The RNA shown here (SAM riboswitch aptamer (S box leader)) has 99 nucleotides and comes from uncultured Intestinibacter sp. Its Rfam family is "SAM riboswitch aptamer (S box leader)". Its family is annotated with regulation of gene expression in the Gene Ontology. Rfam's curators write: The SAM riboswitch is found upstream of a number of genes which code for proteins involved in methionine or cysteine biosynthesis in Gram-positive bacteria. RNAcentral holds the sequence, with entries from MGnify. Model confidence (mean pLDDT): 80 of 100.
[in-house]
């Protein structure tokens, strides 16, 4: 890169840090000195591997722990006929197995 699968469910009033942060663009909306990101500790899930033997977390790889992937961006449809709304799908985007 490419494939195939999920992506409205769960999971912190801890330690340290000390000023951002929600993935990039844009617009919008939040989140933060009542302490962001980051590292540890904890916890949660059950993608792959052992063990097990068919339903669970024992054990190892990952992964994740505000809000729908935070929403919207492009098509199509339906109402409405400026805007806009809503439903579908595409894009793009995490992870996870394979190539």
């Nucleotide at each position: 890169u490419c494939u195939u699968a999920u992506c409205a469910a769960g999971a912190g009033u801890g330690a340290u840090g000390g000023a951002g942060g929600g993935a990039a663009u844009a617009g919008g909306c939040c989140c933060u000195g009542a302490g962001a990101a980051g590292u540890c500790c904890a916890g949660c899930a059950a993608c792959c591997u052992a063990u097990a033997u068919u339903a669970g977390a024992u054990a190892g790889g990952u992964g994740c722990u505000a809000a729908a992937u935070c929403c919207u961006a492009c098509u199509u449809a339906u109402g409405u006929u400026u805007u806009c709304a809503u439903a579908a799908g595409a894009a793009a985007g995490a992870u996870a197995a394979g190539a």